Model confidence (mean pLDDT): 85 of 100. Predicted 3D model of a 103-nucleotide RNA (SAM riboswitch aptamer (S box leader)) from Alkalihalophilus pseudofirmus OF4.
RNA sequence: UUCUUAUCAAGAGAGACGGAGGGAAUGGCCCGAUGAAGUCUCAGCAACCAGCCAUUAUUGGUCAGGUGCUAAUUCCACCAAGCUGAAGCUUGGAAGAUAAGAA
Numbered sequence: 001u002u003c004u005u006a007u008c009a010a011g012a013g014a015g016a017c018g019g020a021g022g023g024a025a026u027g028g029c030c031c032g033a034u035g036a037a038g039u040c041u042c043a044g045c046a047a048c049c050a051g052c053c054a055u056u057a058u059u060g061g062u063c064a065g066g067u068g069c070u071a072a073u074u075c076c077a078c079c080a081a082g083c084u085g086a087a088g089c090u091u092g093g094a095a096g097a098u099a100a101g102a103a
Base pairs, nucleotide, nucleotide: 001103002102003101004100005099006098007097008096013042014041015040016039017038021031022030023029026077027076028075043070044069045068048066049065051062052061053060054059074095078093079092080091081090082089083088
């Protein structure tokens, strides 16, 4: 980097350094000198994998070792179908993120 599977409406921030960008891309709409990105420290959330206990095509519990995450539903959309007077809503798909496995 690619592929497969699962999940994505919940949850959880302070400080130091740093200095103008950030929210994937495009558009919108937001966040940002009352301090963006990034780095570090500490704290927290969750429970995918691993461990442990029970149950056994599996599922439940527990712990927190490997990850992940801590503005806004993945911030919203895009494509198809359905509903609707409209605004909009529902389902599926695409794209993206994370985990685990594989190449």
The RNAcentral record of the sequence draws on Rfam and Ribocentre.